Overview: c-di-GMP-I-GGC riboswitch aptamer, 77 nucleotides, folded computationally.

RNA sequence: AACGAUAAUGGCAAACCCGCCGCAAGGCGGGGGCGCAAAGUCAUGAUCCGCAUUGUGCGGAGGUCAGGUUGCCGAAG
Numbered sequence: 001a002a003c004g005a006u007a008a009u010g011g012c013a014a015a016c017c018c019g020c021c022g023c024a025a026g027g028c029g030g031g032g033g034c035g036c037a038a039a040g041u042c043a044u045g046a047u048c049c050g051c052a053u054u055g056u057g058c059g060g061a062g063g064u065c066a067g068g069u070u071g072c073c074g075a076a077g
Base pairs, nucleotide, nucleotide: 003074004073011036012035016031017030018029019028020027021026034063040069041068042067044066045065046064047061048060049059050058051057
């Protein structure tokens, strides 16, 4: 350090179930645990998804790919 281990300390939490919110996509809380070294964060580009006024609009996801930004640990190479 641009690397990432059958290491340590902690962390997050897919599907599914329950409650509440939303037209919906989906969100929040609880249970759960498939996975994750940024599965922290932002939402800039792309992408995907929804819509009651079908659209050069509004909204959603980010655990899809890039990008910005912050950060724990330290075997091998």

Overview: The prediction has a mean pLDDT of 85.